About this RNA
This is a predicted structure of a 477-nucleotide part of an RNA (small-subunit ribosomal RNA, 5' domain) from Allium fistulosum. Its mean pLDDT, the model's own confidence on a scale to 100, is 85. It matches the Rfam family "Bacterial small subunit ribosomal RNA". NCBI's taxonomy places the organism under Eukaryota, Embryophyta, Euphyllophyta, Allieae, Allium.
[in-house]
Context: one part of a larger RNA
RNA sequence: GGAUGAACGCUAGCGGCAUGCUUAACACAUGCAAGUCGGAUGGGAAGUGGUGUUUCCCAUGGCGGACGGGUGAGUAACGCAUAAGAACCUACCCUUGGGAGGGGAACAACAACUGGAAAUGGUUGCUAAUACCCCGUAGGCUGAGGAGCAAAAGGAGGAAUCCGCUCGAGGAGGGGCUCGCGUCUGAUUAGAUAGUUGGUGAGGCAAUAGCUUACCAUGGCGAUGAUCAGUAGCUGGUCCGAGAGGAUGAUCAGCCACACAGGGACUGAGAUACGGCCCAGACUCCUAUGGGAUGCAGCAGUGGGGAAUUUUCCACAAUGGGCGAAAGCCUGACGGAGCAAUGCCGCGUGGAGGUAGAAGGCCCAUGGGUUAUGAACUUCUUUUUUCAGAGAAGAAUCAAUGACGGUAUCCGAGGAAUAAGCAUCGGCUAACUCUGUGCCAUCAGUCACGGUAAGAUAGAGGAUGCAAGCGUUAUCC
Numbered sequence: 001g002g003a004u005g006a007a008c009g010c011u012a013g014c015g016g017c018a019u020g021c022u023u024a025a026c027a028c029a030u031g032c033a034a035g036u037c038g039g040a041u042g043g044g045a046a047g048u049g050g051u052g053u054u055u056c057c058c059a060u061g062g063c064g065g066a067c068g069g070g071u072g073a074g075u076a077a078c079g080c081a082u083a084a085g086a087a088c089c090u091a092c093c094c095u096u097g098g099g100a101g102g103g104g105a106a107c108a109a110c111a112a113c114u115g116g117a118a119a120u121g122g123u124u125g126c127u128a129a130u131a132c133c134c135c136g137u138a139g140g141c142u143g144a145g146g147a148g149c150a151a152a153a154g155g156a157g158g159a160a161u162c163c164g165c166u167c168g169a170g171g172a173g174g175g176g177c178u179c180g181c182g183u184c185u186g187a188u189u190a191g192a193u194a195g196u197u198g199g200u201g202a203g204g205c206a207a208u209a210g211c212u213u214a215c216c217a218u219g220g221c222g223a224u225g226a227u228c229a230g231u232a233g234c235u236g237g238u239c240c241g242a243g244a245g246g247a248u249g250a251u252c253a254g255c256c257a258c259a260c261a262g263g264g265a266c267u268g269a270g271a272u273a274c275g276g277c278c279c280a281g282a283c284u285c286c287u288a289u290g291g292g293a294u295g296c297a298g299c300a301g302u303g304g305g306g307a308a309u310u311u312u313c314c315a316c317a318a319u320g321g322g323c324g325a326a327a328g329c330c331u332g333a334c335g336g337a338g339c340a341a342u343g344c345c346g347c348g349u350g351g352a353g354g355u356a357g358a359a360g361g362c363c364c365a366u367g368g369g370u371u372a373u374g375a376a377c378u379u380c381u382u383u384u385u386u387c388a389g390a391g392a393a394g395a396a397u398c399a400a401u402g403a404c405g406g407u408a409u410c411c412g413a414g415g416a417a418u419a420a421g422c423a424u425c426g427g428c429u430a431a432c433u434c435u436g437u438g439c440c441a442u443c444a445g446u447c448a449c450g451g452u453a454a455g456a457u458a459g460a461g462g463a464u465g466c467a468a469g470c471g472u473u474a475u476c477c
Base pairs, nucleotide, nucleotide: 001477002476003475004474006473007472008471009470010469013347014346015345016344017343018342019340020339021305026303027302028301030300031299032298035063036062037061040060041059042058043057044056045055046054070258071257072256079183080182082180084178085177088175089174090173093171094170095169096168097167098166099165101135102134103133104132110125111124112123113122114121115120140149141148142147154163155162156161184230185229186228191221193219197217198216199215200214201213202212203211233255234254235253236252237248238247239246240245260281262279263278264277284293285292286291311337313336314335319333320331321330322329323328350380351379352378353377360371361370362369363368385414386413387412389410390409394404421466422465423464424463425462426447427446428445432461433460434459435458436457
């Protein structure tokens, strides 16, 4: 000198765009953050004078809750980055070739009875389906061959037809696995390893594999730093630097890991699942003491910690996502508004004229100098501000549909009106005098200053620098 997710002190007019718990992965009151489908199905209710139509709800069923959102605790690792590979899986989507024949038994909701304070159950009975099961069929699978095994569902419509279902083949996108190379510090850590290293048999997985197991062999790693210990999410990037390189990993994007601390599986195409389940643990809460309930590292918000970090806001109008044939519903993703000079950028606080070089202040050699064209005064303008009027684009279209928002913007009127501070002035370092103080009080980044004329302390006048900011502190180069 530059930089910052900064903080503190003094000060403060406006706008645009960004950014905003770096500390306790500490504990959380309250609300919301994942639903949807009646064009799969049974029933209940509302409504109607009745039928029909309509609306809502409970349950079965389907798809989605593995995405999106948060955090960085753990991890020195095929975790990440880069470059390759072969022994794999893939719901929805796209392309393409076939098929959907015949039967059956249940279980919720519901009704009755009943246990419990509650959470939540138990028994009996009825019932539908795109829920479940059996038989038949198969250009698929297994197998050298003989042979063996495996499927389906309907719905809407007057119909055309559309949406689905099932078995193959291919694709796209996604994912699992292997591997070359790279990836912090310590030797005051030198040996470390026993499923360890390899083989055979068996098991297991979507797939390779000590992944697991029985037996056999004794291997595999290490001063090119194994093992151990400490620290740490990695990268694209960001900051500094002419570069080499050093530091760093907020926001945005990719990958990974985690979801009160530990373990486990279930369902599913996909999880060992943040707002699912089961154990045992800590905490908190309810209780009739028998037993139960909870998980903000989602968005707001609270306490706590801290130098320090915002609203318990609006809307699904746009973009995107889930479900649905659609209308649509849901969406604290997202779009916006609010707060904060936290940063960057832009604008303003007036322009022109104006010497009697005014008053006052300060200095002084008492002549004057300076503040200083600065003010007053004359004249002009209205960015900004106040008031009034008009008023968007963003909407994708035949029309309708805008949270932001009566916002941005435009126009009219009024009046210089509403708007300047902070630090420094001994050298480094731009900027000097007077007065007070008297090694005191202080100042200080460093050299140093201060003991009676202090350009270094404090005040004043003046000056210098930057400016809605200016200084200080912290950290990096």